[in-house]
RNA sequence: UAGAGUAAGAGUAAGCGCGUAAAGUGGCAUGUGGCUGGGAAGUCGCCCUUGCACGAAGGCCCCCCGCGAAAUAGGGGCUACGAUGCUGCUCUGCAUCCGCUA
Numbered sequence: 001u002a003g004a005g006u007a008a009g010a011g012u013a014a015g016c017g018c019g020u021a022a023a024g025u026g027g028c029a030u031g032u033g034g035c036u037g038g039g040a041a042g043u044c045g046c047c048c049u050u051g052c053a054c055g056a057a058g059g060c061c062c063c064c065c066g067c068g069a070a071a072u073a074g075g076g077g078c079u080a081c082g083a084u085g086c087u088g089c090u091c092u093g094c095a096u097c098c099g100c101u102a
Stems, first nucleotide, its partner, number of pairs: 001102003008092005014087004018082003027052003031048001033047003038098003042094001058079006
């Protein structure tokens, strides 16, 4: 001098799930909680706790109950929807000090 490497984010294929009798996602506030390249430490990064506001798409079939029909609840299947969860791949990716590789 150059490089490697995080938490995480974006995109995306497929699979397994959750919800549509609403959680989740996203937003705001809160805490002196947690995580955050190999080490230390740290926020302007991420997660979590608590509170607030906002907010949506369900449909069909079968089973059960029943004299029959219908409806409701429950169970199962299919399908659609949700700024939905997890995993894979690709890309992006620490401002301090010390270290690692060349």
RNAcentral holds the sequence, with entries from MGnify. A computed fold for a 102-nucleotide RNA from a mouse gut metagenome, annotated as THF (Tetrahydrofolate) riboswitch aptamer. Model confidence (mean pLDDT): 77 of 100.